This is a predicted structure of a 75-nucleotide RNA (c-di-GMP-I riboswitch aptamer) from Desulfobulbaceae bacterium S3730MH12.
NCBI's taxonomy places the organism under Bacteria, Pseudomonadati, Thermodesulfobacteriota, Desulfobulbia, Desulfobulbaceae.
Its mean pLDDT, the model's own confidence on a scale to 100, is 82.

RNA sequence: ACGUGAUAAAGCCAAACUUGUCGGAAGACGGGGACGGAAAGCUACGGGUCUAUUAAUGAUAGCCGAGCUGCCUUG
Repeated sequence: ACGUGAUAAAGCCAAACUUGUCGGAAGACGGGGACGGAAAGCUACGGGUCUAUUAAUGAUAGCCGAGCUGCCUUG
């Protein structure tokens, strides 16, 4: 540098649900919790989906694609 591994080891993240706060809503954040994940780290660039007051200028990266970055084992 390029690969491999969720059926190893040590670790990491955290769905649903619940609780508090914010929000018009979708949803987001903090606590509990663990369905799952090998990038479930980041980016709203393209598509999809959701919400509504405008039919997106909002949300969703744990929907798909793409881009950037990274730990451990091992070849």